[in-house]
A computed fold for a 688-nucleotide part of an RNA from a Thermoplasmata archaeon, annotated as large-subunit ribosomal RNA, domain II. Rfam family: Bacterial large subunit ribosomal RNA. Model confidence (mean pLDDT): 88 of 100. The full RNA is in RNAcentral, with records from ENA and SILVA.
Context: one part of a larger RNA
RNA sequence: GCCGGCGAGUUACUCUCAGUCGCCAGGUUAACCGCCUCAGGCGGGGAGCCGUAGCGAAAGCGAGUCCGAACAGGGCGUCAAAGUGGCUGGGAGUAGACCCGAAACCGGGCGAGCUACCCAUGGGCAGGGUGAAGUCCGGGUAAUACCGGACGGAGGCCCGAACCUCAGAGCGGUGAAAAGCUCGUGGAUGACCUGUGGGUAGGGGUGAAAGUCCAAACAAGCCCGGAGAUAGCUGGUUCUCCCCGAUAUGCCUUUAGGGGCAGCCUCGGGUGGACCGUGCAGGAGGUAGAGCACUGUUUGGGCUAGGGCCCGUAAGGGUACCAAACCCAGGCAAACUCCGAAUGCCUGCACGCAAUACCCGGGAGUGAGGUGAUGGGGGAUAAGCUCCAUCACCGUGAGGAAAACAAUCCAGACCGCCAGCUAAGGUCCCCAAAUCCAGGCUAAGUGGUGAAGGAUGUGGGGCUGCGCAGACAGCCGGGAGGUUGGCUUAGAGGCAGCCAUCCUUUAAAGAGUGCGUAAAAGCUCACCGGUCGAGUGGUUCUGCGCCGAAAAUGAUCGGGGCUUAAGCCUGGUACCGAAGCUGCGGGUCAGGGUAUGCGUUGCAUGCCCUGGCGGUAGGGGAGCGUUCCCAGCGCGGUGAAGGCAGACCGUGAGGCUUGCUGGAGCGCUGGGAAGUGAUUAUGCCGGC
Numbered sequence: 001g002c003c004g005g006c007g008a009g010u011u012a013c014u015c016u017c018a019g020u021c022g023c024c025a026g027g028u029u030a031a032c033c034g035c036c037u038c039a040g041g042c043g044g045g046g047a048g049c050c051g052u053a054g055c056g057a058a059a060g061c062g063a064g065u066c067c068g069a070a071c072a073g074g075g076c077g078u079c080a081a082a083g084u085g086g087c088u089g090g091g092a093g094u095a096g097a098c099c100c101g102a103a104a105c106c107g108g109g110c111g112a113g114c115u116a117c118c119c120a121u122g123g124g125c126a127g128g129g130u131g132a133a134g135u136c137c138g139g140g141u142a143a144u145a146c147c148g149g150a151c152g153g154a155g156g157c158c159c160g161a162a163c164c165u166c167a168g169a170g171c172g173g174u175g176a177a178a179a180g181c182u183c184g185u186g187g188a189u190g191a192c193c194u195g196u197g198g199g200u201a202g203g204g205g206u207g208a209a210a211g212u213c214c215a216a217a218c219a220a221g222c223c224c225g226g227a228g229a230u231a232g233c234u235g236g237u238u239c240u241c242c243c244c245g246a247u248a249u250g251c252c253u254u255u256a257g258g259g260g261c262a263g264c265c266u267c268g269g270g271u272g273g274a275c276c277g278u279g280c281a282g283g284a285g286g287u288a289g290a291g292c293a294c295u296g297u298u299u300g301g302g303c304u305a306g307g308g309c310c311c312g313u314a315a316g317g318g319u320a321c322c323a324a325a326c327c328c329a330g331g332c333a334a335a336c337u338c339c340g341a342a343u344g345c346c347u348g349c350a351c352g353c354a355a356u357a358c359c360c361g362g363g364a365g366u367g368a369g370g371u372g373a374u375g376g377g378g379g380a381u382a383a384g385c386u387c388c389a390u391c392a393c394c395g396u397g398a399g400g401a402a403a404a405c406a407a408u409c410c411a412g413a414c415c416g417c418c419a420g421c422u423a424a425g426g427u428c429c430c431c432a433a434a435u436c437c438a439g440g441c442u443a444a445g446u447g448g449u450g451a452a453g454g455a456u457g458u459g460g461g462g463c464u465g466c467g468c469a470g471a472c473a474g475c476c477g478g479g480a481g482g483u484u485g486g487c488u489u490a491g492a493g494g495c496a497g498c499c500a501u502c503c504u505u506u507a508a509a510g511a512g513u514g515c516g517u518a519a520a521a522g523c524u525c526a527c528c529g530g531u532c533g534a535g536u537g538g539u540u541c542u543g544c545g546c547c548g549a550a551a552a553u554g555a556u557c558g559g560g561g562c563u564u565a566a567g568c569c570u571g572g573u574a575c576c577g578a579a580g581c582u583g584c585g586g587g588u589c590a591g592g593g594u595a596u597g598c599g600u601u602g603c604a605u606g607c608c609c610u611g612g613c614g615g616u617a618g619g620g621g622a623g624c625g626u627u628c629c630c631a632g633c634g635c636g637g638u639g640a641a642g643g644c645a646g647a648c649c650g651u652g653a654g655g656c657u658u659g660c661u662g663g664a665g666c667g668c669u670g671g672g673a674a675g676u677g678a679u680u681a682u683g684c685c686g687g688c
Base pairs, nucleotide, nucleotide: 001688002687003686004685005684006683011095012094013093014092015091016090017089018088019087020086021085022084023083026050027049028048032044033043034042035041036040054061055060064076065075066074067073098236099235101233105226106225107224108223109222110221116200117199118198119197120196121195122194123193124192125190127159128158129157130155134151135150136149137148138147139146163187164186166184168183169182170181171180202218204214205213239623240622241621242620243619244618249262250261251260252259253258263366264365265363266362267361268360269359270358271357274356276352277351278350279349280348281347282346283345289339290337291336295333296332297331299329300328301327302326304323306322307321308319309318310317311316369394370393371392372391373390374389375388376387377386378385399410400409401408414586415585416584417583419582420581421580425576426575427574428560429559430558434573436572437571438570439569440568441567447562453547454546457544458543459542460541461540462539463538464537465536466535474531475530476529477528478527480504481503482502485499486498487497510525514523515522587613588612589611590610591609592608593607594606595605596604597603598602624677626674627673628672629671630670631669632668633667634666635665642661643660644659645658646657648655649654
């Protein structure tokens, strides 16, 4: 892992609500007792409990009573009243209370055969080196000291086996081993190693101290017990069908992943049309927008107090400086408003609808929401960001479209059909349907991502200059004189720079557009003529395109592929396309009608009509099956249960039957009681 079996809302008591049955102003017994056909039944037992009266703290009074001086007032009651006992079910409380799960806490024991330290008594340390004290001899001294030699054999001394240890590396890592192997390191007469016996015990020991060690996991050992500790946490919680169907909000919370109350769901009872929609009428309000009348803010100008600066000894004067108020023009504001919508909200009336609303009671779940659009706050006019508001969807929603894709678009799935029509979106092939029709645009594979910015891309329009008295472009020719203008400068001659920019001749020609020179020269332009013969410039609005454009394995619009399109824009016709709509058949629920039956209100069944039937948490309803018990009726060696396979019936849980297997028990009907239903709990046990 698979298969099989086991595996989770139970039971007792009390309360509460519903259903049902008995009795009813009453209802009911408990312990206990008697009898019998004795786990039972029948009878007794009225103590007690609930109800029939309340009010008051109480004495107490009583349809009243309490407060009070009160025959004020007010509170709680009376007056329209039903209870009580059993059974079944929903819920709550107390109990382990749906099941499994701690980390821990406490008690009593068991542990120092591992390990830490200690006590007692034993054992062990190849070999080699160094050579302390001391002693002796010699030298030496007044004597010591001191020097030399020999002897000597000290040391947490040196090297290095056994033994102890493990700094480092490799291997091992479902190991040979729940700590090892190999290489290698340190100690190796010592604070050494080691045998045996003994001691210290759990908030205790022991500790050359690491929270180490105390029997292979010690910040408090192990075993058993309290014990089913507790777990606002995680996981799991077993058959079917039918009806409805949420929440992720508010307030409070040692509260924030938990709760209480409310909100939203469901079921029963009640009141009824009170709900909702549309129209009309009336109303409250200060948002969007707008505005500047208020409060503030703000730009330019004018006017003009005050101030600054300048002149002046002063008086005074000047001012292109700052500037209140005022005037003109122009702006800004969540905490400005002279104004002021649309929606929404409230009230009334009418119509439409029958889905609703409200009240009382039983049962919940929810109180982590998310995304999109819109109005805002925070942030950076960031976030798949965050916090509100309104709506939608996902959540709890399948189907079609968007290549794929919870929340985007279309559209809300009761079931069946090899029938039809459409929505979004599509109609060349993959791939169902137009290689459809008319007109235009694009040349970039733009389409098939992107900005500021840039550009004689190209289509359409507006305004405007020039033009057959000949424009624009090209080509031919001219492009002059005063003059090298003046200044400056080494020079400055159209062309470094500064100033001026005239006059003349002309068809026209700048005191010069650019190149050029040291300066000149030279080339060229403006401008004019000729040639040519019809358009040619500028600007602006707009459609589609171009550049701007860099990412990590191989590219790509979903792919192929597409260019008067299979791209884009405008118009049109047809078709495809969903679980939408329609058709046909069927089911079920609710409401209404009708018929029949039963013991009346009512219930059951058949038929007809109308409408509903997506669904998580959750509420409600109806059923299937398993085991056992009671009663009745049956089956079985001519083959029970169980097993395998098939047919048939039922919406389903399931039922029934046939064949084979199996070899001794089993079923049906009615009722009762539960150890009553298993792919999930890293579930438990077993098999493989």